Context: one part of a larger RNA
RNA sequence: GGACGAACGCUGGCGGCGCGCUUAACACAUGCAAGUCGAACGGGGACAUAGCAAUAUGGCCCAGUGGCAAACGGGUGAGUAACACGCAGACAACCAACCUCCGGGAUGGGGACAACAUUGCGAAAGCAGUGCUAAUACCGAAUGGACUUAUCGGGGCGCAUGUCUUGGUAAGGAAAGGCCUUUGGGUCGCCUGGAGACGGGUCUGCGGCUGAUUAGCCGGUUGGCGGGGUAACGGCCCACCAAAGCAACGAUCAGUAGCCGGUCUGAGAGGAUGAACGGCCACAUUGGGACUGAGACACGGCCCAGACUCCUACGGGAGGCAGCAGUGGGGGAUCUUCCGCAAUGGGCGAGAGCCUGACGGAGCAACGCCGCGUGAGUGAAGAAGGCCUUCGGGUCGUAAAGCUCUGUUGCAGGGGAAUAUAAUGAAGGUACUCUGCGAGGAAGCCACGACCAACUACGUGCCAGCAGUCGCGGUAAUACGUAGGUGGCGAGCGUUGUCC
Numbered sequence: 001g002g003a004c005g006a007a008c009g010c011u012g013g014c015g016g017c018g019c020g021c022u023u024a025a026c027a028c029a030u031g032c033a034a035g036u037c038g039a040a041c042g043g044g045g046a047c048a049u050a051g052c053a054a055u056a057u058g059g060c061c062c063a064g065u066g067g068c069a070a071a072c073g074g075g076u077g078a079g080u081a082a083c084a085c086g087c088a089g090a091c092a093a094c095c096a097a098c099c100u101c102c103g104g105g106a107u108g109g110g111g112a113c114a115a116c117a118u119u120g121c122g123a124a125a126g127c128a129g130u131g132c133u134a135a136u137a138c139c140g141a142a143u144g145g146a147c148u149u150a151u152c153g154g155g156g157c158g159c160a161u162g163u164c165u166u167g168g169u170a171a172g173g174a175a176a177g178g179c180c181u182u183u184g185g186g187u188c189g190c191c192u193g194g195a196g197a198c199g200g201g202u203c204u205g206c207g208g209c210u211g212a213u214u215a216g217c218c219g220g221u222u223g224g225c226g227g228g229g230u231a232a233c234g235g236c237c238c239a240c241c242a243a244a245g246c247a248a249c250g251a252u253c254a255g256u257a258g259c260c261g262g263u264c265u266g267a268g269a270g271g272a273u274g275a276a277c278g279g280c281c282a283c284a285u286u287g288g289g290a291c292u293g294a295g296a297c298a299c300g301g302c303c304c305a306g307a308c309u310c311c312u313a314c315g316g317g318a319g320g321c322a323g324c325a326g327u328g329g330g331g332g333a334u335c336u337u338c339c340g341c342a343a344u345g346g347g348c349g350a351g352a353g354c355c356u357g358a359c360g361g362a363g364c365a366a367c368g369c370c371g372c373g374u375g376a377g378u379g380a381a382g383a384a385g386g387c388c389u390u391c392g393g394g395u396c397g398u399a400a401a402g403c404u405c406u407g408u409u410g411c412a413g414g415g416g417a418a419u420a421u422a423a424u425g426a427a428g429g430u431a432c433u434c435u436g437c438g439a440g441g442a443a444g445c446c447a448c449g450a451c452c453a454a455c456u457a458c459g460u461g462c463c464a465g466c467a468g469u470c471g472c473g474g475u476a477a478u479a480c481g482u483a484g485g486u487g488g489c490g491a492g493c494g495u496u497g498u499c500c
Base pairs, nucleotide, nucleotide: 001500002499003498004497006496007495008494009493010492013372014371015370016369017368018367020364021330026328027327028326030325031324032323035068036067037066040065041064043062044061045060047058048057049056050055075283076282077281085207086206087205088204089203090202091201094200095199099196100195101194102193103192104191105190107141109139110138116131117130118129119128120127121126147172148171149170150169151168152167153166154165155164156163157162177188178187179186180185209255210254211253216246217245221243222242223241224240226238227237228236258280259279260278261277262273263272264271265270285306286305287304288303289302308319309318310317311316336362338361339360340359344358345356346355347354348353375405376404377403378402385396386395387394388393409441410437411436412435413434414433415432419427444489445488446487447486448485449470450469451468455484456483457482458481459480465472466471
């Protein structure tokens, strides 16, 4: 000198764009943050229409069965020195719901369980018994080109295990309907197989912290054979066998730490750093576990254990803000319990649409960057006043006043968008624009001994105080305090902290 997610002191007019718990991964009141589908299914309720009624039809609401979503999106950085991350590769060792394309198929049956009704238990959370019932829920059977497994051949290829293709035999294993209809069909689904796309899993080489005042470490340990398990390779797990494996090119242990694109600095090399934005990873009160599922060992799912909080009729129950706001606490320090789904994106739905604290916006804070303003011209009797003075004057100083203007900004009134393809605008009567008013409402902070740009007076008298370094102050202090003046920067200016 530059930089900052900054803080503190003094000061503070406006706008745009950003940014805002770096500390206690401390504890959390309250509200909201994940639902949706009646065009899968049976029922309950109030209503409308037709009808004397039974009943039929229609839309609406409700929980339940069922489907999809809830594994995304959002948060945090505790743990992790590791194939976690980055770069480059490999899978002849893998998966894949929704989406796209292609091939083939969907025949015929069965038995339940919710809801509901009823009975009972419990303070509650909730639970149990009996009876009835539907389905795209569940279960057999049929078929099965392709598929899987076993086995017998043919052909091609490769990178060692092999892999691709083709033929035979045997065994295994599918499915669901809904809506509309002019009865021709249309549309959304269902099953099976192949290909793709998006996404994921696994493995390998290399790379990036500190300590040797940590020198030896290791028992599923290292390898093999056989098996189990997995989507898949593998001591991943198990039985048996062998005795290996790592380490001074730093194993092990300890400390610290999420990693990267980037960011800051620097001429560069490098050093430091990893807020915001983007990618990956890990975590969700602490520890463990599996279930469901294409996908989780699952933040707003389940079970167990621990700590904590709450309710209780003492028998037993409920909870998890590192989602958005907000509260207490900690701290030098960090915001609104706001508006809207109008846009973009996501989930569900045939759709209308519903949900969405993602997101779009507004609010607060000079926290940062950028822009603008606080007036312009003229004006010497160099006014008054302040300060200094050698008492002549000098200086603040064209500065002010006065005169002539302007209208950025401001205030008041009128018009009024784009963002939205036809409709739909939270922001918002906002931005912008027109008219009127009138210099009015808008300047401070730090320094002035040298480094370092800017000097005098008074007060004080090694006191009070200053100070980044050198050093100032003990009676004329340009170094302390005040005033005038001056210098610097300017809605900021200084100080502190940290990095280069």
Molecule: small-subunit ribosomal RNA, 5' domain
Organism: uncultured bacterium